Predicted 3D model of a 1456-nucleotide RNA (small-subunit ribosomal RNA) from Kocuria marina subsp. indica. The organism belongs to Kocuria marina, within Bacteria. The RNAcentral record of the sequence draws on ENA and SILVA. Its mean pLDDT, the model's own confidence on a scale to 100, is 81.
RNA sequence: GCGUACGCUGGCGGCGUGCUUAACACAUGCAAGUCGAACCCUGUGCUCGGUGCUUUCACUCCCGGGAUGAGUGGCGAACGGGUGAGUAAUACGUGAGUAACCUGCCCUUGACUCUGGGAUAAGCCUGGGAAACUGGGUCUAAUACUGGAUAUGACCUCCUGGCGCAUGGGGGGGGGGGGAAAGGGUUUGUACUGGUUGGGGAUGGGCUCACGGGCUAUCAGCUUGGUGGUGGGGGAAUGGGCUACCAAGGGGACCACCGGUAGCCGGCCUGAAAAGGUGACCGGCCACCCUGGGACUGAAACACGGCCCAAACUCCUACCGGAGGGAGCAAUGGGGAAUAUUGCACAAUGGGCGCAAGCCUGAUGCAACGACCCCCCGUGAGGGAUGACCGGCUUCGGGUUGUAAACCUCUUUCCGCACGGAAAAAACGAAAGUGACCGGACCUGCAAAAAAAACGCCGGCUAACUACCUGCCAACAGCCGCGGUAAUACCUAAGGCGCAAGCGUUGUCCGGAAUUAUUGGGCGUAAAGAGCUCCUAAGCGGUUUGUCCCGUCUGCUGUGAAAGCCCGGGGCUUAACCCCGGGUGUGCAGUGGGUACGGGCAGACUUGAGUGCAGUAGGGGAGACUGGAACUCCUGGUGUAGCGGUGAAAUGCGCAGAUAUCAGGAAGAACACCGAUGGCGAAGGCAGGUCUCUGGGCUGUUACUGACGCUGAGGAGCGAAAGCAUGGGGAGCGAACAGGAUUAGAUACCCUGGUAGUCCAUGCCGUAAACGUUGGGCACUAGGUGUGGGGGACAUUCCACGUUUUCCGCGCCGUAGCUAACGCAUUAAGUGCCCCGCCUGGGGAGUACGGCCGCAAGGCUAAAACUCAAAGGAAUUGACGGGGGCCCGCACAAGCGGCGGAGCAUGCGGAUUAAUUCGAUGCAACGCGAAGAACCUUACCAAGGCUUGACAUACACCGGAUCGGCUCAGAGAUGAGUUUUCCUCCUUGUGGGGCUGGUGUACAGGUGGUGCAUGGUUGUCGUCAGCUCGUGUCGUGAGAUGUUGGGUUAAGUCCCGCAACGAGCGCAACCCUCGUUCUAUGUUGCCAGCACGUGAUGGUGGGGACUCAUAGGAGACUGCCGGGGUCAACUCGGAGGAAGGUGGGGAUGACGUCAAAUCAUCAUGCCCCUUAUGUCUUGGGCUUCACGCAUGCUACAAUGGCCAGUACAAUGGGUUGCGAUACCGUGAGGUGGAGCUAAUCCCAAAAAGCUGGUCUCAGUUCGGAUCGUGGUCUGCAACUCGACCACGUGAAGUCGGAGUCGCUAGUAAUCGCAGAUCAGCAACGCUGCGGUGAAUACGUUCCCGGGCCUUGUACACACCGCCCGUCAAGUCACGAAAGUUGGUAACACCUCGAAGCCGGUGAGCACGUAACAUCUUGUGGGGGGAGCCGUCGAAGGUGGACUGGCGACAGCAUUC
Repeated sequence: GCGUACGCUGGCGGCGUGCUUAACACAUGCAAGUCGAACCCUGUGCUCGGUGCUUUCACUCCCGGGAUGAGUGGCGAACGGGUGAGUAAUACGUGAGUAACCUGCCCUUGACUCUGGGAUAAGCCUGGGAAACUGGGUCUAAUACUGGAUAUGACCUCCUGGCGCAUGGGGGGGGGGGGAAAGGGUUUGUACUGGUUGGGGAUGGGCUCACGGGCUAUCAGCUUGGUGGUGGGGGAAUGGGCUACCAAGGGGACCACCGGUAGCCGGCCUGAAAAGGUGACCGGCCACCCUGGGACUGAAACACGGCCCAAACUCCUACCGGAGGGAGCAAUGGGGAAUAUUGCACAAUGGGCGCAAGCCUGAUGCAACGACCCCCCGUGAGGGAUGACCGGCUUCGGGUUGUAAACCUCUUUCCGCACGGAAAAAACGAAAGUGACCGGACCUGCAAAAAAAACGCCGGCUAACUACCUGCCAACAGCCGCGGUAAUACCUAAGGCGCAAGCGUUGUCCGGAAUUAUUGGGCGUAAAGAGCUCCUAAGCGGUUUGUCCCGUCUGCUGUGAAAGCCCGGGGCUUAACCCCGGGUGUGCAGUGGGUACGGGCAGACUUGAGUGCAGUAGGGGAGACUGGAACUCCUGGUGUAGCGGUGAAAUGCGCAGAUAUCAGGAAGAACACCGAUGGCGAAGGCAGGUCUCUGGGCUGUUACUGACGCUGAGGAGCGAAAGCAUGGGGAGCGAACAGGAUUAGAUACCCUGGUAGUCCAUGCCGUAAACGUUGGGCACUAGGUGUGGGGGACAUUCCACGUUUUCCGCGCCGUAGCUAACGCAUUAAGUGCCCCGCCUGGGGAGUACGGCCGCAAGGCUAAAACUCAAAGGAAUUGACGGGGGCCCGCACAAGCGGCGGAGCAUGCGGAUUAAUUCGAUGCAACGCGAAGAACCUUACCAAGGCUUGACAUACACCGGAUCGGCUCAGAGAUGAGUUUUCCUCCUUGUGGGGCUGGUGUACAGGUGGUGCAUGGUUGUCGUCAGCUCGUGUCGUGAGAUGUUGGGUUAAGUCCCGCAACGAGCGCAACCCUCGUUCUAUGUUGCCAGCACGUGAUGGUGGGGACUCAUAGGAGACUGCCGGGGUCAACUCGGAGGAAGGUGGGGAUGACGUCAAAUCAUCAUGCCCCUUAUGUCUUGGGCUUCACGCAUGCUACAAUGGCCAGUACAAUGGGUUGCGAUACCGUGAGGUGGAGCUAAUCCCAAAAAGCUGGUCUCAGUUCGGAUCGUGGUCUGCAACUCGACCACGUGAAGUCGGAGUCGCUAGUAAUCGCAGAUCAGCAACGCUGCGGUGAAUACGUUCCCGGGCCUUGUACACACCGCCCGUCAAGUCACGAAAGUUGGUAACACCUCGAAGCCGGUGAGCACGUAACAUCUUGUGGGGGGAGCCGUCGAAGGUGGACUGGCGACAGCAUUC
C1' cells in the first nucleotide's frame, strides 16, 4: 500500500468501489430492434366526417385520414455488454512498411436512373404431428427476382514519353469482348429522399518487418509442407497459405525444440534513484461466449442473446420425437474467509431504425445495500476547588482519578419537525409541453445539551506503571523472551499512552536488505580458484597515417492516444472529487552537423610476440644395457642348544641340527653416502651408472617476421595412491585372514605368520588436505640478506679467489599500502587493466531422481520436502589438559606413632516408635550446634486444662490492696472454700497518678515455612601471593601494557632492564607472648649476708643482693669480615652475641569463589496458625537396636603388671564456695569446722621418674568388658535414665586385610594436673598447663593441593565441561516398491469417418424445371439440384509415451 477478510464497536454526509474462489449449474423477468415515406393483405377497437331516429346506442364499411397485426422487402443485428479459460506468440507495446490490400453507412466530385418478363410468401382450401414444426393444391404485390438497351471507368491488347532501390507503378492515345439501375413521398419545385456506375477523402480493418518485455539445460539437438524452385489452384491481398514435380536444404548455445506458468499495455504500489512487485476499478488491444469441429449470409463473422454436426449435462414428451446455453442486468443454488437490488428512468450522454413524430436501448443516468476505501463534520463551549463522593494506590502524611463531575452561564453544527425552494433544458419539439434522481441541494423558523465513543497498547524494540490473583499451572509471544509465591511481560482493576467512527488481527507486495551488489558485494583461514595444461567460439588488445561516420556527442522534425502523475489556475460552503492550461512521458524513427576516443577499411612501424645464431644448468621425459651393498632362499663346511620377540611374555623356528659363522649359487625389488633452506617439470611428480632419441627453460646477440598477442564457455590431453581386466613376476613389505598377548571386552594398538597387492607389459578408472587451502596474463609501487644458473666491469702477467653490476629462479626479514583479525608485503593478500571459474545461513546433501561416462567399484551434473536460529572465521580473558618450563607445601620420599581387627564411650546413618524434636552431609557434616537431656532444659509424644491469653503496650468500664496462711478434690496445672489486711501518694473533690483483680476492644504469641527473599555472623580455597586503579601508550574492539623478561625472596620481597609512570588492598613491619639484660618498686613473694627462735619450717627482726612479680627501657639491623653475584638485590661462610638472617608462638585472612552454613543465637520481608502451629501441667521420649560409618578411650603386656619407699611442676579455681589438722569407715565417704573474698588459706596427692621386691611369657598377678550382691553421694525424685566405692565374676583381645591419618624440635611420642558447663553426672570429650623427651629429610621422578610463564581447545553452569553412534515405541517428511487411480498433448493404427467446403457424378427408364433460346406447346441448350463417390475432417476406439495422486480404516481370531 491493498478489490481485502475476520474480531470488538458504530452518529452524519459527499465521492468512489463491491465473486480475487466453480470459464460451476442456472427457475423467472428483461438486455435488438425498427421502417406503412418499399409491398400485398388483414381489420374496425378508437377518432373525424357521412347514414339510420337528436343524444345514449346500434349498424354500415360506402368514402377519407390516423392506428394495429403477421408476412415479403430494406437497414441493423459483426456495435454496445460480459469474462480472462486459452495464448510465451497467428498476442501485446514501440517504430516502420503495404509499389501486395479491402472498407456498408458518412463527406466531396463525375455520369446515369431506359425498356420488358415470369414467379412467390402472406391469404384461401386441404393434410401429417402430442408438440416443435411441416407437406400438398390454388391466388397475388414490391425498392424481392430477372431478359434487353446505353455506359466514363474496370479487364485484355497495341503505341508513346517521363518515374521508382527492386518487384514495378502511373499519364496520354488506339482496338476488343462482356457488364448497371428502383422507386417513394410531396406543399408540384427541375425542390427532397432513394437507386446504379466511377474518381477522391475520412473512418475502420487485413497483411508484413525490426526491436522489446517471463521460468526451466535434471528440455540439446529440432524440422518433411519442413527450406527453396517451377507449373497450377485459391484469396481483398503477399506468401508452402494449398497442390503436383524437382533440389537438399532451413533454423539452433545471441538458447531452437520440449515442458511448466501467464491475457498484454497505458498505468498502479513501493523505492533517494536504479529497480522490484503488480495488471481490480478507468482507457487501448487481443482472445473467448457450455465443450470440440464447420461453414452460410454479409461491407465486415467463421457470429454471446444466428445455423449445421458430434459429445456431455438439463428440461418437455402421447416415447415417435423435440427444446436449451446468464463469462448481458437483476435473482437462485453451490463453492468460499469473502463481495450487493428479481429497483426507477430513457430526463441527460450515446447507439439502432425511421423524412420525421417516435419506438427500442439492464449501454447509460440514478436510487437501494455494505465504515470496503478516501474526504469533511459532530458527539458541546465558557466558568467552576470543599481540590466533594465512589474507585484504586499508599511510606497512612498523602498523592491520583481531577475542572473531570455536581452547579452556573451560553451555543445549536449535526439528528428531528415545519415553511419556502432552484440550476442542471443553451435540449427535443411547429407548438403545447417534457426531470428517473426529487420536494434532493439550498434558505428560514422551532425545541432542547438535548439522541451520538470506541478500539488497541503500556518488559526492550516503542509513546505509556502500579496493585491484587495465579504459581513453568492457566496463559502470553512480531523478535528477544515472560510464568517454578513478592510477574511494570499471564488474568483483573485503577491510572496512563496512541489513534479515533473507527481500532486491532490475518494474508500479500515493496522498503529497510550493499542479504543476487548495473548504480553497489565477494572467493588465503568465514560460503567460494576448476588437479593441471593446450585449444575453438567469444571477450579484450601496442605505436602511427589516411579514410568512413557504425558506436559516441549535438541541433531540428514526427511520434510517444485520452485518463493518470507534477506545477499553476478554476468549480462544488472546504476537502475528497471534477474542469482548464502547461510540463513530464527518460523511448523509437527520420534528418542536418562534429570526428577527439572506440570500431570498420587501406597503409606504415618495432618496443609486445615469435624465429635465427652463440653459449649454458638440470633426479624433465621415453627406450635399451649394466653395477655393487643389503634382505631372503638353496647347496656344502664349521658348530651346539637354543633362537626369535616384548613393557613383560607367548604363538613361531630348532637335536630330522636352528640361531651364529664361512664358501658357492639363485631370484626379485629398491638405489646408502653425495643430499641441501638445493635442482627440473604445467600439475601429478622426478634420484645407482652408461648409451640412443626427445621437450622446455635461462643468458648473450639484435640478423629476420611485423601485433602474428592475452584469457578461454564447450572440447581434447595429462593426471598420486588405491582399485579393475588380461598375461607375466613375486625377494622384502604387507590390507584380508590365522594364531599369541593386552584387556571388563579388544573384531585394535604389540608379537609370530601370511593372501591379494606392491613390480613389468597392455588397457581401464579420473579421484586426493590433487594445498601456497592463494586461477592466468601485463604494468607500476622502499629496501636488506642468503642461495641456484648465466653475462659484463674492476682487480690479477694469466688462472683461481675477491669487489661491483645486471638478467632469470628459490627462500627469509621488513616499510608504505591492504586485511575482520591473523597476516600478506616486487614470488602481494598492495595499486590498476583484461579474461575465465566459483559463492549467497546451518542441516538434509555433494544425497535422491533423471541424464552422461565406467567391466565393476564408482565418477560428473545436481534438487526438494522437512527441520534449526543459528552454523562459521579471527582474535580476547578465564578455566581445563593422562601439554611443556620454573617454584612451593609433612605433598611424596626418609622416619616416629597411630587408625582400619577387639571391648567400651560419644556422634551419625538406617531401622523401630505415640514420640524417638530440629539443624549440620566430600575435603569444609559425623566427641558438630550441645562449656554437660533423670524433672527443668525441651522445641517431640500421650493425657488433662486456659482463650486478651505464660509475656508487652494502650483505651473504656467495674472493683480492690496485692501478696501470704489453712482445709478439701485432683497426677498436677487448677478449682472450691476459708482466714488476714478498709492499699498508697497528691488533693477542696463523686478528682488525678501509681499498684493490683475482672470484663471488653485493639492486640499478644509461634523453636510454624522460606538461608533459593535478606541483614549480621561463620566455614573454605588460604596466611596462598595474589587482586586492582589513575594517567599515558598500543589495539576497530574485547582487551593489552604496567603485573611480562634476567636474577632473588617465605612473599607482586627486593634489584636490574623495559612505553610506561605512579598509586591502592594484600606481604612485611607496627600489637601480645616466650627467650637475654638493665632500671624502678618490694607484699601476701624471696633469703645471700647479720641477728633471734624451733623437733622442723623465711617462723621472726631485718634486707633488696638473688629468684620472682609489676611497669618501663636496651637488644638483631645482613650492622661487621670474607667468597659468589651485573661495583645490584641477594646469597654462602665466619666473628661477636642470650638470640642471626621472619629468633619461637599468637592475633591479624586482599579481590573474590562455593545461590557453602545458619529464619532453632539474634534481627527481618512475605506467607501461614489464632478456643491453636499459642500457653500451662503430669507422665513419657530425645538414652530404643538384626546393622553400617566416624571420632576417641582402654588394651593385647616384661621398655611391662603389682607391692613398698622416695623426688621434682605449671596453669588455674574457691563464700549458695574451697574446705586443712583431727576422728570414724577397707573404700566411696561421714563427723567436725581452723583458715581463706586468696602471690597469705584450701583444692593439692602431681604422674611418668628413681630405689627395692615380686611375677617369668601364660589368655597370665596381662586385659578389664559384662553380670551379681552390698554400699556412698547429689538431688522433690536416680525405675525407664546418674556418678562413685567394696567384694565377687573375669568376655573379646596375643599388635590388626585392602587401605588410610598425624608430625620436622622442646616437635612427635609419653606422663600426669587444672578449668569451663555443672545440684549431680554420661568428661574417655573440649580448652589450657607443665614433666620426660626422640628419629629422619638423599632429593623433587611420581601421588595430592597451590603459584607464575607458555601452548592447545569445538569448554564459559568453565572437564563433575562438551559431545558421538547404535537401539524401543509413536509420529512427520522424502526416496524405493507389488499394486491402484487420474491427467496431458501430440503420435501410430482402426473393416472409425458426423456436419461441411471443394472435386466428380447426377447416365437410362423415368424425376423435375417460371424467367433465357428456338421451334412450337413439349422438345432442346444452359443453369440448379436431392442422392451417391472421393480428398480433408471433429468426436470415438486400440496401443504405447509423458506426468500427478493414493497405497488407508474398522471388526474378528491368534500371539504378546